[in-house]
RNA sequence: GGGGCCGUAGCUCAGUGGUCAGAGCGGGGGACUCAUAAUCCCUUGGUCGCUGGUUCGAUCCCAGCCGGCCCCA
Numbered sequence: 001g002g003g004g005c006c007g008u009a010g011c012u013c014a015g016u017g018g019u020c021a022g023a024g025c026g027g028g029g030g031a032c033u034c035a036u037a038a039u040c041c042c043u044u045g046g047u048c049g050c051u052g053g054u055u056c057g058a059u060c061c062c063a064g065c066c067g068g069c070c071c072c073a
Stems, first nucleotide, its partner, number of pairs: 001072007010025004018056001026044006049065005
């Protein structure tokens, strides 16, 4: 330099062109217990990497850029 894959909550990941984007773990509060752990309940948390384009409508499709991994040279 060329090609491929990936980027979604603090972490690991799911998700779909159609109102408000989800799970587990984590954080906070509570229940239970003599107490702790475990368990249960409630709750918290997002510019869906950035910019632009297509569309009535984009997290999803397209392009460029940024970052990560792999392959080729």